[in-house]
């Protein structure tokens, strides 16, 4: 240099074109003499820039980062 794979809240992880879900964490409340545990509610995310489409996390191109194969 060429080719392939990955990138989703603080962390881990689902999601094959139609409201982004779960776990954990964090905040508040309930319970308790208090703490923990438990229960309820809430906050928080699609790497970036374009394209296609009525509509893109999803498809296409480029790019950044990480990983692999190869010269």
């Nucleotide at each position: 240099g060429g080719c392939c794979c990955g990138u989703u809240g603080g962390u881990c992880u689902a999601g094959c074109g139609g409201c982004a879900g779960g776990a954990u964490g964090c905040g508040a409340g309930a319970c308790c003499c208090u703490c923990a545990a438990u229960c309820u509610c809430g906050c928080g995310g699609c790497g970036c820039g374009g394209g296609u489409u009525c509509g893109a996390u999803u498809c296409c191109c480029g790019u950044a980062c990480g990983g692999g194969c190869u010269a």

Model confidence (mean pLDDT): 81 of 100. Transfer RNA from a Planctomycetaceae bacterium, 71 nucleotides, folded computationally. Its Rfam family is "tRNA". The family's RNA type in Rfam is transfer RNA.